[in-house]
Context: one part of a larger RNA
RNA sequence: CUGGGUGUAAAGGGAUGCGUAGGCGGAAAAACAAGUCUGAUGUUAAAUGCUAUUGCUCAAAAAUAGUAUGCAUUGGAAACUGUUAUUCUAGAGUUAGAUAGAGAGUUUUAGAACUCCAUGUGGAGCGGUGGAAUGCGUAGAUAUAUGGAAGAAUACCUGUGGUGAAGACGAAAACUUAGGUCUAUACUGACGCUUAGGCUCGAAAGUGUGGGGAGCAAAUAGGAUUAGAUACCCUAGUAGUCCACACUGUAAACGAUGUUCAUUAAAUAUUUCCACUAAAGUGGAAGUGUUGUAGCUAACGCGUUAAAUGAACCACCUGAGUAGUACAUUCGCAAGAAUGAAACUC
Numbered sequence: 001c002u003g004g005g006u007g008u009a010a011a012g013g014g015a016u017g018c019g020u021a022g023g024c025g026g027a028a029a030a031a032c033a034a035g036u037c038u039g040a041u042g043u044u045a046a047a048u049g050c051u052a053u054u055g056c057u058c059a060a061a062a063a064u065a066g067u068a069u070g071c072a073u074u075g076g077a078a079a080c081u082g083u084u085a086u087u088c089u090a091g092a093g094u095u096a097g098a099u100a101g102a103g104a105g106u107u108u109u110a111g112a113a114c115u116c117c118a119u120g121u122g123g124a125g126c127g128g129u130g131g132a133a134u135g136c137g138u139a140g141a142u143a144u145a146u147g148g149a150a151g152a153a154u155a156c157c158u159g160u161g162g163u164g165a166a167g168a169c170g171a172a173a174a175c176u177u178a179g180g181u182c183u184a185u186a187c188u189g190a191c192g193c194u195u196a197g198g199c200u201c202g203a204a205a206g207u208g209u210g211g212g213g214a215g216c217a218a219a220u221a222g223g224a225u226u227a228g229a230u231a232c233c234c235u236a237g238u239a240g241u242c243c244a245c246a247c248u249g250u251a252a253a254c255g256a257u258g259u260u261c262a263u264u265a266a267a268u269a270u271u272u273c274c275a276c277u278a279a280a281g282u283g284g285a286a287g288u289g290u291u292g293u294a295g296c297u298a299a300c301g302c303g304u305u306a307a308a309u310g311a312a313c314c315a316c317c318u319g320a321g322u323a324g325u326a327c328a329u330u331c332g333c334a335a336g337a338a339u340g341a342a343a344c345u346c
Base pairs, nucleotide, nucleotide: 003318004317005316006315007300008299012314014201015200017199018198022194023193024192026088027087028086030084031083032082034081035080036077037076038075039074040073041072042071043070049067050066051065052064053063054062091191092188093187094186095184096183097182098181099180103177104176105175106174107173108172109171110154115149116148117147118146119145120144121143125136126135162169163168206247207246208245209244210243211242215241216240220236221235222234223233258313259312260311261310262309263308266291267290268289269288270287271286272285273284274283275282276281295302296301319346320345321344328339329338330337331336
C1' cells in the first nucleotide's frame, strides 16, 4: 500500500451553518458511440519468461513452434454509465392557510434581594468557626423603620418540557428579524446529496481602547490549622465578571456516536399540529424520553432518534513513550493557535 476500523481500546473535523472544484445521483422514450463488450490488422527487436514438442543415454543447457497485459488503426453491438435534445412527478422547492417556541437584535419598563448613603429608634456587642482569631463597633456597629443611589441577575411558572447548525438561549412589553412544523390544493420540473480548499459562527478564560463596578472573586495581605501549609477554613481584597467596539479561536466544544437517503417487531410517556368522535379515545405527521424483538457488539450496551441492514460523500486511525514536544511555515498586539516530526528507549 492493501485490508480492517473510528460510543468506551488509536481514530468523527467545535458547528461541518453557507458553499466552490470534485465525487455520487429519480422515472419514460429517442439519437450518438466517449467509457463498456466483441472481431480484424499492425506493433510489442533479439535474448529472457511461460506453454508444447524435439533431439544430446537422462537432467540442466540447447533447438523448433506458439504466446502475454498494452498501444495504434479499423469493422460491429447498444443493455448499463456518459453526452445531446424531449417528456414526467414519487425527490427538492415555491404558493395559500394555520401554528408552537428561553431562536437573534434594539429600546423601554418592573418587582424581590445584596451593598452603599442620609435620617429616626436603640445601647453593646456584631461577625465568623470544628473551635478560634484577624476584622467591624460607644467617633454608636449588628438589629429595626423610612427615604434615596447604583450595578448585576431574573425566584415561583420550570418539566426525561421548548428553540437553535453548534456554541448556546429563561422577568415583561413594543419594534425589527431568521428558521421550523402541520393541512391543502395549485405551480416549477431533478433544480438533489455530500463537500477538499474557502467564507461565516464559535462557552469560559485571556488581550487592546473607552466606560461601568453592587455582589462575587484569581493575584495579594492578614488570621487560623499544621512538623511545615506558598493549600483546604475565616476576615479583607485587585484584575476580572457587566457594556461598546476590535482581537483571540480553544474546551470532557460530549450523545466521547460526521451528514444525507432507504429498509427492518412492539409497548409506554410527553411537546406541537391535523382528521374522526358527544366524550373517553382512535388514527396521521414532526420532535423529545424510557423499556424492548430481530440483528449487531470483545463486553458494557445499541436497538425506527441504531452502535441493525444497505447506498453516496467527507474527515480521521495504524504499538507505547519521546510529544501535541523540536524545527519550519502561516495566523495573532501578546498569551498563544494551526500544521507537525525524528534520534533514542521499551
This is a predicted structure of a 346-nucleotide part of an RNA (small-subunit ribosomal RNA, central domain) from an uncultured bacterium. Its mean pLDDT, the model's own confidence on a scale to 100, is 84. The full RNA is in RNAcentral, with records from ENA.